Predicted 3D model of a 542-nucleotide part of an RNA (large-subunit ribosomal RNA, domain I) from an anaerobic digester metagenome.

Context: one part of a larger RNA
C1' cells in the first nucleotide's frame, strides 16, 4: 500500500410529519382619498434589537354588547403590577392619529427649512387655534374678489376608448402574417360596452342588445400563398322598454320697426309631442283617473344577519406499554361515526359536530296609511312637422372574415351636396318590381367577463432542491449608481423533567462520571441518518 470485517467521525440523501402553498367551489366585497388615502420616516415597552400592535390619549383612551378566569402580544426569564366593584379577549360604535406623500401656505436634496392674515393669552420672548396650493361648476359683485361644491392620487383583473410594433410565419422576402396582439396615454363600473330596427329576411315569417351551442372550419377571403375567417336559421340563458327636436300654445326679458294698439326676429323657460298599418300638430266630439306602474316618508311584521349560547353518550383490567385512546371484557349515544387535540389508534376525555337558540347598527322583503310623479279614446283631412353642411358623390385612406375587387355596408382628411311623406332608407355593384323599414338626439336592469380583497368548504394537487421568490426576522439578508436582481433557512422531548453535584483541563471549549428521561449514538451542532470522503483495530495479501 491494496482487499475484507467489526465500530466510530463526517454529511445531511431518504422515510415519517405539517404551520405554508397551489386549484377551483358556494357566497360576500367590488373601491380607499382633501373630514387628508395607499406606501412610508420617525417614534411609543421596566429592561426592547427584530417582528407585530399602537401615535406625543402612542402592544393604547371611551361607550355600548358578548363573555365569566384569569392577565401585562411573538416570547420563555427577572421586577413590577392588573382583574369577580367582572381584568385579559371578542364585536360594534367612537376618541386620538407626529412628520413625510396627490401634498395644497412659500420653498426643498421627501419625511425638512422658512412663513402671511384672523382670533385667544401672556409685560415680553413666545405659545394655542383657525385660514391661506391650483382648476372647473354655481350664486353674489361693475371689479377686485368673496361663499358653496366639485376635481386632483392610489388601486389585482375584468371593460370602452385614443395611439400602436417587431421578432416570428410564409421554410429567402416585399403585399400578407404574427396583431389591432406586446406596450404607452386617456376614461370609467361594479361590472363595462351594446341596445328598442333607416335591422334581418325571402313570397313564408322573426321582431332591441348581449352571452352559449349549433350551423362551421361551412359561404367565403388569400403573392388562391403561408394563412385568415363569417353570417342568417335553428337550439338555449335572461327579458323592458323609454325620453326629447321639431310643427302648435303660453310666459319673460332682449333687440329691430311703429299709425305707440302693435308687429317681427332670435333667445330662455313652460305646456304639447314622439311614429310607419305612419304618426303629430289642427279642427270637431268625448273624457279628465276608476285601473297600473314608479317613487318618498311613518307604522306593524319577517326575513337573513355581530361577537356569542345551549348541545346527547363509558367503565374495568397485576394485558402489553414510558404513556391507553390499542387488545380483551361488559355497557352506551346518535338530526351527533366531520375533524382536530389529548404520553400510540377515542361516536361517548377535550375543543367541536348535527339541531336548536341568541343577535345591536345598517340591510332586504310583505302589508297598510300619507303624498308626489308617469301612462289612454273616437272622426276628419285643407294647411304646417317629423332632427342639413346631414344622407349620397368624387378623390384618398380606414372597419366589416371580406388584401379594391363586380364590392354592397360602416367611419371620414379634402372637394362637393339632395329630397321632405305623391317623401327617403335597405334587401352584396346597377335597374325594375316586390318587400322589409323610417337616418342624420339621447336613455336603458338581466342574462355576460374579473379577482387585490373577506368567510365557508373541497382536491385521483406539493409535502421543505416540493408547493408561492417568501411554512423560519423574505421581497428580508446579499448584489447593483440605478431600473432591478434576489436566496438560504422546518422538525430535541410525551412533559424542559434542557444535566445538581464530582473529577481532568488555561478555559465561559471540550469531555468522563453522576442524575432526569422510555430513549441521551433524543444533550439544544438535539426525530430517521443513505452515500461519497476520513479515522481505529482485527485478519490476510504485498
Nucleotide at each position: 500500500g491494496g482487499c475484507g470485517u467489526a465500530c466510530g467521525g463526517g454529511g445531511g440523501a431518504u422515510g415519517c410529519c405539517u404551520u405554508g402553498g397551489c386549484u377551483c367551489u358556494c357566497g360576500g366585497a367590488g373601491g380607499c382619498g382633501a373630514u387628508g388615502a395607499a406606501g412610508g420616516g420617525c417614534g411609543c415597552g421596566a429592561c426592547a434589537a427584530g417582528c407585530u400592535g399602537c401615535g406625543a390619549a402612542a402592544a393604547u383612551c371611551u361607550g355600548c354588547g358578548g363573555g365569566g378566569a384569569u392577565u401585562g402580544g411573538c416570547a420563555a426569564a427577572u421586577a413590577c403590577g392588573a382583574a369577580u366593584c367582572g381584568a385579559u379577549c371578542c364585536g360594534c360604535a367612537g376618541g386620538u392619529a407626529c412628520c413625510c406623500c396627490a401634498a395644497u401656505g412659500g420653498g426643498a436634496c421627501a419625511a425638512c427649512c422658512c412663513a402671511u392674515u384672523c382670533c385667544g393669552a401672556g409685560c415680553a420672548a413666545u405659545c394655542g387655534g383657525a385660514a391661506u396650493a391650483c382648476u372647473c361648476c354655481c350664486g353674489a359683485g361693475c371689479a377686485a374678489u368673496c361663499g358653496g361644491g366639485g376635481g386632483g392620487g392610489c388601486u389585482a383583473a375584468c371593460c370602452c376608448g385614443g395611439g400602436g410594433a417587431a421578432c416570428u410565419g410564409a421554410a429567402a422576402c416585399a403585399u400578407c402574417u404574427c396583431a389591432g396582439u406586446a406596450c404607452c396615454c386617456g376614461g370609467a363600473g361594479g361590472a363595462a360596452a351594446a341596445g328598442a330596427a333607416a335591422a334581418c329576411a325571402a313570397u313564408a315569417g322573426u321582431g332591441a342588445u348581449u352571452c352559449c351551442c349549433c350551423a362551421a372550419g361551412u359561404a367565403g377571403c388569400g403573392g388562391c400563398g403561408a394563412g385568415c375567417g363569417a353570417a342568417a336559421a335553428g337550439g338555449g340563458a335572461a327579458u323592458a322598454g323609454c325620453c326629447u327636436a321639431a310643427a302648435c300654445c303660453g310666459u319673460c326679458a332682449u333687440u329691430g320697426u311703429u299709425u305707440c294698439g302693435g308687429c317681427a326676429a332670435a333667445g330662455a323657460c313652460g305646456g304639447g309631442g314622439u311614429u310607419g298599418u305612419a304618426g303629430g300638430g289642427c279642427u270637431g266630439c268625448a273624457a279628465u283617473a276608476a285601473a297600473u306602474u314608479u317613487u318618498u316618508a311613518g307604522c306593524a311584521c319577517a326575513a337573513a344577519c355581530a361577537a356569542g349560547u345551549g348541545g346527547a353518550a363509558c367503565g374495568g383490567u397485576u394485558a402489553u406499554g414510558g404513556a391507553a385512546a390499542u387488545g380483551c371484557c361488559g355497557g352506551u349515544c346518535a338530526u351527533a361515526g366531520a375533524g382536530g387535540g389529548u404520553g400510540a389508534g377515542a361516536g361517548c376525555c377535550c375543543c367541536g359536530u348535527a339541531c336548536a337558540c341568541g343577535u345591536a347598527c345598517a340591510u332586504u322583503g310583505u302589508g297598510u296609511u300619507a303624498g308626489a310623479a308617469a301612462u289612454a279614446g273616437c272622426a276628419g283631412u285643407a294647411c304646417c312637422c317629423u332632427g342639413a353642411g346631414u344622407a349620397g358623390g368624387g378623390c384618398g385612406g380606414g372597419a366589416c372574415a371580406c388584401g379594391u375587387g363586380a364590392a354592397a355596408u360602416c367611419c371620414u382628411g379634402u372637394c362637393u351636396g339632395a329630397a321632405u311623406c305623391u317623401g327617403c332608407c335597405a334587401g352584396g355593384a346597377c335597374c325594375a318590381u316586390c318587400u322589409g323599414g323610417u337616418a342624420a338626439g339621447g336613455c336603458u336592469a338581466a342574462a355576460u367577463a374579473c379577482u387585490c380583497c373577506c368567510g365557508g368548504g373541497a382536491g385521483a394537487c406539493c409535502g421543505a432542491u416540493a408547493g408561492u421568490g417568501u411554512a423560519c426576522a423574505a421581497g428580508u439578508a446579499c448584489c447593483g449608481u440605478g431600473a432591478g436582481g434576489g436566496a438560504a433557512a422546518g422538525g430535541u422531548g410525551a412533559a424542559a423533567a434542557g444535566c445538581a453535584c464530582c473529577c481532568c483541563g488555561a478555559a465561559c471549549a471540550g469531555g468522563g462520571g453522576g442524575g432526569u428521561g422510555a430513549a441521551a449514538u433524543a444533550g439544544u451542532a438535539c426525530c430517521u441518518g443513505a452515500a461519497a470522503c476520513c479515522g481505529u483495530a482485527c485478519g490476510c495479501c504485498u
Its Rfam family is "Bacterial large subunit ribosomal RNA". Its family is annotated with ribosome and structural constituent of ribosome in the Gene Ontology.